[in-house]
């Protein structure tokens, strides 16, 4: 020096809710606020959950189709701090 792997240390995020904003919405963004988090740093590529739309003679559900959401749902893909066993 690099993999692997997580002991201290140095620190990071920021969950549920509250308040403002956006957005049909699911959800997002900025304050608080600290449930967790060794990637809880990014990234829809596969899956899973969630929105909404639109036919059909009408309604409502249900599977299918399109569009979008979640990386703190999984897998993968990238970077990334330190260095005990």
């Nucleotide at each position: 020096g690099a993999c692997a792997c997580g002991a201290a240390a140095g620190g990071g995020c920021a969950a549920c809710c509250c308040c403002a904003u956006c957005g049909u919405g699911a959800g997002g963004u900025g304050g608080g606020u600290c449930c967790g988090c060794a990637a809880a740093g990014c990234c829809a590529c596969g899956g899973g959950a969630c929105u909404u739309c639109a036919g059909u003679a009408g309604u409502u559900c249900a599977a299918g189709g399109a569009a979008g959401u979640u990386g703190g749902c999984c897998g993968g893909g990238u970077u990334g701090c330190c260095g005990a066993a």
c-di-GMP-I riboswitch aptamer from an Actinomycetota bacterium, 85 nucleotides, folded computationally.
The source organism's lineage runs through Bacteria, Bacillati and Actinomycetota.
The sequence was found by an Rfam model in a public genome assembly.
The coordinates come from a structure-prediction model, not an experiment, and the mean pLDDT is 83.